[in-house]
Annotation:
Predicted 3D model of a 187-nucleotide RNA (Lysine riboswitch aptamer) from a pig gut metagenome.
């Protein structure tokens, strides 16, 4: 520099199913009745915490917020599948710490990004925990065979060398077994 592993890895685009008759909106009825406003907690800030009946009790009306039901309308994202295309073989993924962003503060959770350290050859099955609307899928841990690669070992085959024979040496290929890891392997 160029290649190999194979249900091989990743990316966006298009389409589809799921998400879901869910979130949400409108209207009607009912319950709640002072708290409410950023994913959550706290601080700060803003808007509310009512009116009538002479007073009290009581009654009536209003009322943010939250919840339930009926009717009408009705999503989206992540994740998934397929297709063609693009980039590839530490492809890529995961975990930890630090920093930045998500209307202003502190903490925390989640998502995205940057840097850095560590782990993993690859795909799959099973168990378990978490994420997820989910039985899909993903991730961590454990486990099981499979597969590719290199090393070593017994054996087998071929060629060559030497040799009278038996046996021996070298090279290449290969079944089987054991082991290593991609900063690897082949040219």
């Nucleotide at each position: 520099c160029a290649g190999a592993g194979g249900c091989g890895c990743g990316g966006g685009c298009u389409u589809g199913a799921u998400g879901a008759g869910u979130c949400c909106u409108g209207c009607c009825g009912g319950a709640u009745g002072a708290g409410g406003g950023u994913g959550c907690c706290g601080a700060a800030c803003c808007c509310g915490c009512g009116a009538u009946u002479g007073c009290a009790c009581g009654a009536u009306c209003a009322g943010a917020u939250u919840c339930c039901g009926a009717c009408a309308g009705a999503a989206a994202a992540g994740g998934c599948a397929a297709g063609a295309c693009c980039g590839c073989c530490g492809a890529a993924g995961c975990a930890g710490c630090u920093c930045c962003g998500a209307u202003a503060c502190g903490g925390u959770a989640u998502c995205g990004g940057a840097a850095u350290u560590g782990c993993u050859g690859g795909g799959c099955g099973c168990g378990u925990a978490c994420c997820a609307a989910a039985u899909a899928g993903g991730u961590g841990c454990g486990u099981g065979a499979c597969u590719g690669u290199c090393a070593c070992a017994c054996g087998g085959c071929a060629u060559u060398c030497a040799g009278a024979c038996a046996g021996g040496a070298a090279u290449g290929c290969u079944u089987u077994g054991u082991g290593g890891a991609g900063u690897g392997c082949u040219g």
Of the family's consensus pairs, 98% are formed in the model. RNAcentral holds the sequence, with entries from MGnify.